The prediction has a mean pLDDT of 86. The part of an RNA shown here (small-subunit ribosomal RNA, central domain) has 354 nucleotides and comes from Candidatus Pacearchaeota archaeon CG10_big_fil_rev_8_21_14_0_10_35_13. It was read from a public genome assembly. Its Rfam family is "Archaeal small subunit ribosomal RNA". Its family is annotated with structural constituent of ribosome and ribosome in the Gene Ontology. The organism belongs to Candidatus Pacearchaeota, within Archaea.
Context: one part of a larger RNA
RNA sequence: CUGGGUCUAAAACAUUCGUAGCUUGCAUGGUCAGUCUCUUGUGAAAUCUCAUAUCUCAAAUAUGAAACGCGCAGGAGAUACUACCAUGCUAGAGACCGGGGGACGUAAGGAGUACGGCUGAGGUAGUGGUUAAAUACGUUAAUCUUAGCCGGACUAACGACAGCGAAGGCACCUUACGAUAACGGUUCUGACAGUCAGGGAUGAAGGCUAGGGGCGCAAAACGGAUUAGAUACCCGUGUAGUCCUAGCAGUAAACACUGCACACUAAACAUUGGUACCUCUUCGAGAGGUGUCGGUGCUGUAGGGAAGCCGUAGAGUGUGCUACCUGGGAAGUAUAGUCGCAAGGCCGAAACUU
Numbered sequence: 001c002u003g004g005g006u007c008u009a010a011a012a013c014a015u016u017c018g019u020a021g022c023u024u025g026c027a028u029g030g031u032c033a034g035u036c037u038c039u040u041g042u043g044a045a046a047u048c049u050c051a052u053a054u055c056u057c058a059a060a061u062a063u064g065a066a067a068c069g070c071g072c073a074g075g076a077g078a079u080a081c082u083a084c085c086a087u088g089c090u091a092g093a094g095a096c097c098g099g100g101g102g103a104c105g106u107a108a109g110g111a112g113u114a115c116g117g118c119u120g121a122g123g124u125a126g127u128g129g130u131u132a133a134a135u136a137c138g139u140u141a142a143u144c145u146u147a148g149c150c151g152g153a154c155u156a157a158c159g160a161c162a163g164c165g166a167a168g169g170c171a172c173c174u175u176a177c178g179a180u181a182a183c184g185g186u187u188c189u190g191a192c193a194g195u196c197a198g199g200g201a202u203g204a205a206g207g208c209u210a211g212g213g214g215c216g217c218a219a220a221a222c223g224g225a226u227u228a229g230a231u232a233c234c235c236g237u238g239u240a241g242u243c244c245u246a247g248c249a250g251u252a253a254a255c256a257c258u259g260c261a262c263a264c265u266a267a268a269c270a271u272u273g274g275u276a277c278c279u280c281u282u283c284g285a286g287a288g289g290u291g292u293c294g295g296u297g298c299u300g301u302a303g304g305g306a307a308g309c310c311g312u313a314g315a316g317u318g319u320g321c322u323a324c325c326u327g328g329g330a331a332g333u334a335u336a337g338u339c340g341c342a343a344g345g346c347c348g349a350a351a352c353u354u
Base pairs, nucleotide, nucleotide: 003326004325005324006323007308008307012322014202015201016200017199021195022194023193025089026088027087028086029085030084031083033082034081035078036077037076038075039074040073041072042071049065050064051063052062053061054060092192093189094188095187096185097184098183104178105177106176107175108174109173110172111155112154115151116150117149118148119147120146121145122144126137127136163170164169207248208247209246210245211244212243216242217241221237222236223235224234259321260320261319262318263317264316267299269297270296271295272294273293274292275291276290277289278288279287280286303310304309327354328353329352337346338345339344
C1' cells in the first nucleotide's frame, strides 16, 4: 500500500462557509468519448507452460503448440448504463407570503439587591477569624443601628430533564438594527444539490500590546497558624488579572471523547414550537383530547456490539464525500519551514529502547 477500522482499545479537524476535486433527481431526442461485440495488424528470439523427440537416465537440448500487461493501434458495429449536447418536468434545493416562538447577535438607555467607601446621627469596648488560635482592625471611637451621597462589578427567586445558537457560548427591563430555525400556504425558479484537499471566517478561560477603570474576588508576594518540616491545605493582607475600548493570540476533558448529508427499519411515555380538528367552558392569551410536522429527553423491539451499551436524535440496514489510525516509550520532543510582539501555535521525525 491493500485490507480492516475511528463512543470507551491507535484514530472524527474546536466549529462553520466554501474553491478545485469526487458524487449526483425524473423524461425524451441526439452524439458514440468511456463501455461491449466482431475483425485486421502487432505484441522479436530466448525464458515460462504442455506434448513429443534426442543425449543410456536426469539436468540439458531440439521441434511443435499454447501463452505473451485478456496489452497497443487501425477498421466495422451495439447504445442499456456513465459522459457530453439539446429540450422539458417537479418529488431534491432555493425564493415568496402568513401568523406564532426563543438567555440568538450588536448597540443605546434604564432599574435592582448586595458589597465597599465618604459624610451626619445614635452608641461603647471590643470586633474579626478558627477545630483551637494568632496575625489583623479598634478610645484619632471600631464592630453594631440609622439617614444620605459616591463607586465598580453582578443580575437572586422565576429556572426546568426547558429554550436559542455552527461551535465557543447566551439569563434584570426597554428600544433600535440584524440574523436563524420550525410550522402552514403551494405563488415562483427549475437540479440551482451533497461533501469538501488547499483557502476564508468565527473561536471559553488564561496570556500579550495601548488607553481607561478598579467594588468585590484573587495567581504572585508578605504575615499568622498547623507540622518533624509545610515553599501547601486553614486564617489575615494583597499585586497582576478579572471589567470597558481597539488590536494580537488561536488553544481546552473546545466532550455526546460519537464528521456531514440522504433514504429505509416496532412500540410506550414526557416535554417544547407550529398546525388541522373535537369536547368542555367561568368565553380568558382558559382546560382536556385526537391527528400531523419539527426539536429535546427517557424506556425499549428487531438489528448491531468484545462488552459496557446503542437502538427512527443508531453505535441498525445502505449510499455519497471528507478527515484521521496502523504496538509501547523516546515525543507532540528535535530539526527545517511557517505564523506570532512574546508566551507559544501549526507542521512533525529518527537514533536508541522494549